The RNA shown here (transfer RNA) has 73 nucleotides and comes from Nothobranchius furzeri. The coordinates come from a structure-prediction model, not an experiment, and the mean pLDDT is 83. RNAcentral holds the sequence, with entries from GtRNAdb and Rfam.
RNA sequence: GGUUCCAUGGUGUAAUGGUCAUCACAUCUGUCUAACACACAGAAGGUUCUGGGUUCAAUCCCCAGUGGAACCA
Numbered sequence: 001g002g003u004u005c006c007a008u009g010g011u012g013u014a015a016u017g018g019u020c021a022u023c024a025c026a027u028c029u030g031u032c033u034a035a036c037a038c039a040c041a042g043a044a045g046g047u048u049c050u051g052g053g054u055u056c057a058a059u060c061c062c063c064a065g066u067g068g069a070a071c072c073a
Base pairs, nucleotide, nucleotide: 001072002071003070004069005068006067007066010025011024012023018056027043028042029041030040031039049065050064051063052062053061
C1' cells in the first nucleotide's frame, strides 16, 4: 500500500427496514441466613462509534471518517 471483517448498557451478545433494542454475567434493593454464599423476586443502566444520504420509517441499506482484527504484498 491492497482486500475482507468488526464497532449495540460496565463486560459479552441477539435483533429479516416496522411501532417499548434481546439475553446472560456483573451492579443495586428485597426475601432467605447468626452472617456470607446459593436460590428466588424486583430495579437501575443504551443518544446502537462519528457525520451525511436513501426511505413514510434505519441497529439493519449506501457514502465518508475514526478505532480495532485477519490475510496479501
It matches the Rfam family "tRNA". Rfam links the family to the GO term triplet codon-amino acid adaptor activity.